[in-house]
Parts: sequence; C1' cells; structure tokens
RNA sequence: UGAGUAUGCCGGGCGACCGCGGGCCCAAUCGCCGAAAGGCCGGGCCUGAGGAAAGUCCGAGCUCCGCAGGGCAGGGUGCUGGGUAACACCCAGUGGAGGCGACUCCAAGGAAAGUGCCACAGAGACAUACCGCCGAUGGCCGUAUUUUGCGGCACAGGCAAGGGUGGAAAGGCGAGGUAAGAGCUCACCAGCAGCCAGGUGACUGGCUGGCUCGGUAAACCCCACCUGGAGCAAGACCGAAUAGGGGAGCUGUGGAACGGCCCGUUCCGCUCCCGGGUUAGGUCGCUAGAGGUGCCGGGUAACCGGCAUCCCAGAUAAAUGGUCGCCGCCCCUCAAACGAGGGGGCACAGAACUCGGCUUACAGGCAUACUCAUGCG
RNA sequence: GUGCCUGUAGCUCAAUUGGAUAGAGUAUCUGACUACGGAUCAGAAGGUUGGGGGUUCGACUCCCUCCAGGCACACCA
Repeated sequence: UGAGUAUGCCGGGCGACCGCGGGCCCAAUCGCCGAAAGGCCGGGCCUGAGGAAAGUCCGAGCUCCGCAGGGCAGGGUGCUGGGUAACACCCAGUGGAGGCGACUCCAAGGAAAGUGCCACAGAGACAUACCGCCGAUGGCCGUAUUUUGCGGCACAGGCAAGGGUGGAAAGGCGAGGUAAGAGCUCACCAGCAGCCAGGUGACUGGCUGGCUCGGUAAACCCCACCUGGAGCAAGACCGAAUAGGGGAGCUGUGGAACGGCCCGUUCCGCUCCCGGGUUAGGUCGCUAGAGGUGCCGGGUAACCGGCAUCCCAGAUAAAUGGUCGCCGCCCCUCAAACGAGGGGGCACAGAACUCGGCUUACAGGCAUACUCAUGCG
Repeated sequence: GUGCCUGUAGCUCAAUUGGAUAGAGUAUCUGACUACGGAUCAGAAGGUUGGGGGUUCGACUCCCUCCAGGCACACCA
C1' cells in the first nucleotide's frame, strides 16, 4: 500500500424566529365545550422518536378467566457447562464442516427399542447373484492295463474379488492365504464395546477385545426437560340511552365455569343467533423501570454486587415540524493543479401497555485488535 | 393495535399425503372448415409452484426467514 476478519460506536452539528404534544407552577373558579361524567382557554419554566420505534418471530412482566387442580392428548426445546425474571437469546468450551489465515457456520440426543419409506435404474435397498471367477470335493465323458493319475464338460455346487446399476451395495487399503474367494488371517486407518487415566461435563488420550452392525427421526416414534387460555380493543370505575324483547338448542345419566378429552371441584340455568341503545362518551390502567450514566469489586466472558448521580415522550386520529444564517459530508460545473462559485442532496425509517432478544432495512463515517499478500529499510 | 388465513400458466382449480419431465378447463396464437365471422376440429406456446435458505438421494409438499394480499375483533342492556 492492497485485500480481508472480528468487536464496539455515530448516524448531521450550532444559533435565531414561528408552530405543535406533554408535565409542573402561577393566575382563574369568572367564562367556554359537553346531555352527563368530565375536559379546557392565558403566562412562565422544563421536556418531546429509534438503532432499528419495523416484522410480530421467540421469551417475560402486568391484567382477567372463582383457585390455576390431577391425568391423557397436543405443542415446544434438544452437544456440554454457565448467565438470566425467562427464552428458541447471550457467554465460554466440545465435536463436525469451510477458509492459506485472522476467523466463520452448524435444529449437533437416540437408527445396536419398534414401525414406515428408500421412486427410476439395478440380480439385490437388512437383501441378492445379471455379467463374471472357480469347479478343490462329488458327478459325467475321454485317455490310460484296474486303483492311483492326466485331460475335458460346467451337472451338483462354491464365491462376492472385478464389471454394471444407483445418492447409498455387507468397513477402507495393502500383504498373506485359497480351486476361486472372503476379516478367513495379519499390519495400518475408520467405527463399536469394555477397562484405565484426565476433565464438573460434552469429550480427549491409551490399552484390550470380538470382527463391521446401510440411510432417513425438519417420517411416526423413544428418551430428557418445559408447557392452562386469552390479551391494554386485557381490565377497573363513572356517565348517558334502550325493548333486560324474540327465536333456536341442551335439559339433572343435563348444562356451564373448563376453549381437545377424562377425573375432580363449584354453580343452577347456560350457550348461540336476530333485534335494541351509545356513535365508536369520559377517567384510570400509562409510564420510575428486570431504568440510564460513572466509579469500585468479583468473574476468562455473558453477567453479578456495592456506592454515587440523573429523570429521559405518553398521544387517541394521534405532537415531535417549518423558515433563515454559519459549518460538516456527498454529487454536478469551472480549473493542468492549489482551489473557486452556484445549484442539488444528507440513508433506513417513525413511538402507541412495558421490557429482554432474534430477524430484516440502512447513504455515509469513526475507533480498536488481528490476518494474508507485496514493496522498502 | 391484537389474533388468524391464503399465495401453483392471464383467470379458475388439480397433483394419489416426499418420487422423476407440475397437469386440466378457459383465455391467447397458428392451421383447417366458411364468401366472411362464430361454433367445431387439429396443433402450439404459456410455470423462478410468491422470493431466499435449509433437511433429504430427491421438495408444490417438511422446517426457518422475508414479501404480498385478505379476514375478524368497540362498548352498554
């Protein structure tokens, strides 16, 4: 210098004026809006979008379903240890895969419990012999003086090495062995089981053994653990109005709470549809929280503890905006260059009960650590 | 805001529960028939199975993620 990896961060800045949402205080209890509950005008001060507020994919808080009961079914998660309120998230490791490397990725329990499936091709897809090899032994034929022997046939039969099919073919490779072959035997490698050692553990290393057991569980299933349902349109209170009307179903061996079933408990009417009223009324829930920042301590880290300090949107058709000036960055134009002037632009996107994550979108920029290549000293 | 559903030729639907090269009807185009047109007959073209990734020998089908479209839900008696 170029190419890259990981982690963290910013995501226009300052000032003036005007406007909008919210909170507190002052002033006013007069007035205004409204049927009522209730809300409001003025002035001052403070405050007012994000790293993703998004997708709504996970996990919780909170609220209600009387308590949130037992079992089955269903659903979810799935290497190990830790973190956490919890998680499918995070951290540290193990194993596997990729990369020269920094490093990255992995739904990664069980196929030696059972069942299913493995199309086409192929002889055969837990099982076989199409081509092939052999035919030692037995059989048949020939030869030879009989047995023995020699030669032939490929009849019984043996084999799974090679060919071929396939994504996958009874561990791989080499040597011995054999009629031909084969873990049949042996060395090495892979896998399995047992023992020993190390490690909390996943696992790793060594020794010994028998000799190999196909794939698929994001197929059913088995094992371990977790799991009641609904959601702020949850829910509470207040105000107004109306026909607490009509129909259907179930009826005590019933119905409902109890949202797939059973048991258990409680209640005695319950459920559904049509119709009616308000015009989507008001207040609370509503934002101080598993909160932010700084320091110290523990821990490899995620994270935890202590102290100090700060208050940081709460709307309901929905505020967070506009104009001007200066500066920053990018583009266009002029210029050989330094540079100059004018114009344009500054991404993705926008809270809606609240948090912790994941995923996706994102112009441009910064910092730290590291890797590879090349050049120079 | 919350909950849920769907996505296959231009349109309407299939695909035997994972098996090869995704099929029908209709619409389109070409030819035949006809004086011409329609109907009819013959033939052709038309597919990123919404996009991407994964599991598997193999994906419309199973899993994850993104995108697009649609539906339902106010309170009171």
This is a predicted complex of two RNAs, RNase P RNA and transfer RNA, with 454 nucleotides together.
Rfam match: Bacterial RNase P class A. Rfam classes the family as a ribozyme. Gene Ontology terms of the family: ribonuclease P activity, dimeric ribonuclease P complex and tRNA processing. From the family's description: Ribonuclease P (RNase P) is a ubiquitous endoribonuclease, found in archaea, bacteria and eukarya as well as chloroplasts and mitochondria.